Record summary:
c-di-GMP-I-GGC riboswitch aptamer from Candidatus Scalindua sp. SCAELEC01, 77 nucleotides, folded computationally. It was read from a public genome assembly, where an Rfam model found it. The prediction has a mean pLDDT of 87. The source organism's lineage runs through Bacteria, Pseudomonadati, Candidatus Brocadiia, Candidatus Scalinduaceae and Candidatus Scalindua.
RNA sequence: AACGACAAAGGUAAACCUUGAGCGAUCAGGGGACACAAAGUAAAGGGUCUUUAAUAAAGACAGCCUUACUGCCGAAG
Numbered sequence: 001a002a003c004g005a006c007a008a009a010g011g012u013a014a015a016c017c018u019u020g021a022g023c024g025a026u027c028a029g030g031g032g033a034c035a036c037a038a039a040g041u042a043a044a045g046g047g048u049c050u051u052u053a054a055u056a057a058a059g060a061c062a063g064c065c066u067u068a069c070u071g072c073c074g075a076a077g
Base pairs, nucleotide, nucleotide: 003074004073011036012035016031017030018029019028020027021026034063040069041068042067044066045065046064047061048060049059050058051057
């Protein structure tokens, strides 16, 4: 550098319930675990979604893919 084990230590937390914020997508706190080796961070490209009469404009999603940056552990190959 690459790779990812019936390894060790630790981490995150889908659905659902609940309280709050938002017109909404959705977000935050608590409970809860389907999963995750970047399910860490960033809306840069694509994509999806929301508001809107609208292809304008403004937004949401990093647990859809790519990309950039950062990062724990170390069996086999």